This is a predicted structure of a 588-nucleotide part of an RNA (large-subunit ribosomal RNA, domain V) from a Patescibacteria group bacterium. RNAcentral holds the full RNA, with entries from ENA. Taxonomically the source falls in Bacteria candidate phyla (Bacteria).
Context: one part of a larger RNA
Order: sequence, then C1' cells, then structure tokens
RNA sequence: CCCGCGGCUGGACGAAAAGACCCCGUGAAGCUUUACUACAACUUGGCAUUGAAUUAAGUGUGCGUUUGCUUAGCAUAGGUGGGAGACUACGAAACCCUGCUUUCGGGCGGGGUGGAGUCACCAAUGAAAUACCACUCUAAUUUACGUUUAAUUCUAACUCUCGACCUUAUAUCAGGUUGAGAAGACAGUGUCUGGCGGGUAGUUUGACUGGGGCGGUCGCCUCCUAAAAUGUAACGGAGGCGUUUACUAAGGUUGGCUAGGCUGGUUUGGAAAUCCAGCUGAUAGCGCAAAGGCAUAAGCCAGCUUUACUGCAAGACUGACAAGUCGCGCAGUUACGAAAGUAGAACUUAGUGAUCCGACUUUCGAUUGUAGGAUCGAAGAAGCUCAUCGGAUAAAAGUUACUCCGGGGAUAACAGGCUGAUCGGAUCCAAGAGUCCACAUCGACGAUCCGGUUUGGCACCUCGAUGUCGGCUCAUCGCAUCCUGGGGGUGGAGAAGCUCCCAAGGGUUUGGCUGUUCGCCAAUUAAAGCGGUACGUGAGCUGGGUUCAGAACGUCGUGAGACAGUUCGGUCUCCUAUCUACCGUGGG
Repeated sequence: CCCGCGGCUGGACGAAAAGACCCCGUGAAGCUUUACUACAACUUGGCAUUGAAUUAAGUGUGCGUUUGCUUAGCAUAGGUGGGAGACUACGAAACCCUGCUUUCGGGCGGGGUGGAGUCACCAAUGAAAUACCACUCUAAUUUACGUUUAAUUCUAACUCUCGACCUUAUAUCAGGUUGAGAAGACAGUGUCUGGCGGGUAGUUUGACUGGGGCGGUCGCCUCCUAAAAUGUAACGGAGGCGUUUACUAAGGUUGGCUAGGCUGGUUUGGAAAUCCAGCUGAUAGCGCAAAGGCAUAAGCCAGCUUUACUGCAAGACUGACAAGUCGCGCAGUUACGAAAGUAGAACUUAGUGAUCCGACUUUCGAUUGUAGGAUCGAAGAAGCUCAUCGGAUAAAAGUUACUCCGGGGAUAACAGGCUGAUCGGAUCCAAGAGUCCACAUCGACGAUCCGGUUUGGCACCUCGAUGUCGGCUCAUCGCAUCCUGGGGGUGGAGAAGCUCCCAAGGGUUUGGCUGUUCGCCAAUUAAAGCGGUACGUGAGCUGGGUUCAGAACGUCGUGAGACAGUUCGGUCUCCUAUCUACCGUGGG
C1' cells in the first nucleotide's frame, strides 16, 4: 500500500416526515360576542277560520222639537219664498208654582187661578215680522235604524275531559259513532306586520412595516435631503391644510400714499400711545404654514362699484391614464376711468372626492295614436372625515395551545457569517492620590489598537427540518497563567505580599440548595484558572427546565380565550452503519 473480519459513532449540514414554531395567502375550518346580515323560536297587532244578544260610549242618516242677542230699533231680527190676516170659550191678557236654557235681559215648555182679549199691517232697519205657512243653514236634543269600539252574557263552530259501543283480538294508544260535561268565538291554525332573537347560518375583521404584533402613518400644500434644468427614496429632518373674505370686502377699477428700526427732543406719558428732527433702507406688510415674489408696488388709504359675468377659444405646460394648470383672441352684457385701457375673484403655490344611485330645478327633448298623467333623456346645481382620501358592499368584530392546507430561508426564534455600538483586554498621554515624590502601587479627562467568550445590529446559507437549556460520558485546543517552575521592580529587613516579564509539561476537590448555567453556603486543597470547539458532545445517554394536546390558581378579557406569570401531568425513532474517521485483529 491492497483485501477482509469484529467494534465505535466524529463527519457525510446522515435517514425519516413538501417545519407543527414564525411570516405570507384579499386560503380553510372550529369557537365567541353588545361585528354585519339573515333565518328558526318567542312575542305585538290586523284579517280569515268566526256566530248570536244586551249595555255603554262615539259616529252617520231619517223623523220630531228647539236654537240664533254688534250698532239703530218697543226687542235675543239665522236665510229665502208665499202672505193680510193669525190665535182664542177645545179658555186670551194678567198673577202664582215649577222644568230646561241664557249674552242674566230674556227665550221655550208643564200645572193652577182667571174669564176676553193677544199679535201683525203703520215709525225706525242693508233686510220685516215666530201674525201664520213651506224649504233650509249653524248648534243642541228625544227617538228609530245602520255602523265602530269596549265590557258582559249566550251556544252552535273550534278545543278539551269523562262514559258506552265499533275498528279490535289479551289494547289506560289512535281513529270513528253516540251521550254527558268544561271551555268558548277566546284559544289553536293560516297569512301580513312591528319587536326580540349567537338558538342556527353565511361572511367580514385593511395595508405599509429593517420578521410579525403594539405604537405610528395613509389625501393635499411649503422647505431641506435633491448631487446649480425637470424629476428623485427612507418608520429621513421641519411645518401647515380640510378654509376665509361680498354691500362698512380681504373682489373690480380710478386716484393718492410708503414701511420698520435706532438716536435725540417734548405736558399728563411710564420700556411702549401722539408729535418733531436726524440716521438707516425694506429688516415692515401682503387673512393663515413655508418658500418664491412684491416700492412702477402685489403693501396702506379714499371714491364709485359687482367682470367673484354668459357663449366660446388659437396655442401651450404637466401627467401612464384619469385628472390638473395657463391662456392670445371673438361675440354679448356690464363696472371704473377724461382717455389709453383694466376687469371671466383674491401676490402665487394647500383649503379636497371619480363613478353609480335616488331626490330637486328648467319656456328643453323622446316614447306610449292625441290631450292629461306617467316614464326616460339633456342641461344645471345639491347629497360622501367614501380621511385606508383612484373611493371592493347600502351594510361587518374577535379567538384558536383543538387546529388544517398552500408557500417562504423573499421573513423571525437556535446555530453559523459580517459588524463590533455594548463587552473583555492591551498600549499612549499624565491631572491627581501615594507625608515629600506622576509612574512601588493606583490613575481622572482623553487617544490608539487588539480579541470575537456578552447584550445587540444586519437578515447572507439552511423553513421538500442544521433537534433547543442543563447534567452525565468522552474529550481537544488557546493563553489574557489558578497552582507548580524561572526572573525584574518594590513604599522587598525576614516571613507573607503587590506588580511586571518568560513559561501551556503536568495538575486544577468533595458535598448542601436550585432544572439550573451562574450563584450562595460547608469542608478541604499547591491550586480549586478564564475561554474556544454548532453557548464541543441527544444516528452517545438523560429529559429536571423550556415549548403541543388535560387540569387548576392569580391577572386580563362581555366572551371564545390569553399571560418571557405560577402549578400537577405529558411516546426522545433507526437490537439494521453504505462511505469516511477512529480502535482491535488477520491475510497478501
């Protein structure tokens, strides 16, 4: 070196299972509820099944009887028509008792006494007699009929109970016949309707995001970042907006004017009110943020006003589109100005919402044969914190450790990698401490490096799987050395120390508590070192912890459930090793 045999399990990111953790999907399912929307169930009322009577109240109609007051006027004149007489011994006026009504003056009745008149026509009134008759209005009332509601009653529907008989035989069921009773037009049932309704069902429950969640944000305007055209990202740095102003404008036009600050002076008067002078020059102001702009003013004041118009529009800017922006000029009608001219809101850039839908307005249009009506369209304007602001629906929250599927190393937890803020170490400077003396020893404020053991940052391999803390076993390496060895300094008398240099050969304990690493304690020791090795080592062991399904406590939650809170319990696969590594052994 080649070929075997027996072992062992460090590696082949070994095998097994399209990771169960995490994220994603406009995926699924279970569960919850004061998510949304339905449905069952329950309940309210109307109608039907559903009939009769009485009373009360309301209402309608018919008949009868009453009722009616401004002012003037005998006086309580409803309206219209006819009308010159009407009522009365079948009891007038007047008086007494009494009922109803009232504008308190009377009006309409009933009974008694009484015994012959009373009222019209004439004067006043818009209208003339309730003298008398007819019709009728307002309001009231008796009565009849109809109807509505409520209450009570009835019996015959309907319902129930009991007995007898039949189907039927051995039947406390069911149905039928028949009788008695209870209840009764209720209940029950059907239909329509309001409520309630996790009992049931279908669904929804946003995105961005240095993983996800929590927090924050989501449209528009201004500045910086932005690299001197335009444009340009981030959970980069700063701020604003969801309007305001109209007849005493903050719009239009014509005319005029110039701010603010500083210094000095002047009654009340002060830091600051008004006035004067000088210097400076836009720092002022422009409704509000910021930027740009503005003195010819876009700033300030005054006069007159409504162009904060109608119909268009050459040509451009800017956008993926949809949108957005500017606008010469023409016609009409106006405002201001002597005129030339200026004016289609505001110094400019924010102050906002597509489409659908229904409603509104119009001297508009179309269809239905015409008219009316209805419907549809056109034009105009209004209705959305549709703010997740290019707006999925008119309408929507949670939970899953009982979970599932499809995917992702596009994205987290372990380990590795990069980095090295944090961490550990070294060196430099030397203020100071050390009685004196920076450097025996310690060393502030700082500076320069090293390491890759902590906590992190990033998200680069791995989610068709790289098993995770601690212990046991077995180790191997580094040296920034705990002991043992050699040396320098000392604020080293000796001993014991302190500090530095060299040095990794060997060594570096046993117990108690805790799952612990760590730590504390006890007893020893020469010493009881610090680290790396996938926080060495689960195809070597364990399984106490963490991290499934059961259960409980505390807390949170209406609840389902949840908790780097606690507690009890909880399957560790390959007696099978292909290669490699290693150990033992045999042959060539």